[in-house]
């Protein structure tokens, strides 16, 4: 260099759950614990999809309303849903 994830050693990452804890309107994140799993479960949300809907808009009820209830909406998230880009320890061909 190129290739795989069969086998080894050193390591790493960390789902679900639990939290009198932290942000955040929510979805979700962080911290701590916890161990299903992962050879990229490392990075990027800018292509596809999920999930949220504070704002905004639209529609009902009502005399009205900055309240209520309802829809549809990412600028808000998920990299451990798929596809892509970039990196990259140690090894076996």
């Nucleotide at each position: 260099u190129u290739u795989c994830a069969c086998a080894a050693a050193u390591g790493g990452u960390a789902a679900a759950c639990u939290a009198u804890c932290u942000c955040g309107a929510a979805a979700g994140a962080g911290u701590a614990g916890g161990g299903c799993a992962c050879a990229a479960a490392g990075c990027u949300a800018c292509g596809g999809g999920u999930c949220u809907a504070a704002c905004g808009u639209c529609c009902a009820a009502u005399c009205a309303a900055u309240g209520u209830g309802g829809g549809c909406u990412a600028u808000g998230a998920c990299a451990g849903c798929c596809a892509a880009g970039c990196u990259g320890c140690a090894g076996g061909g």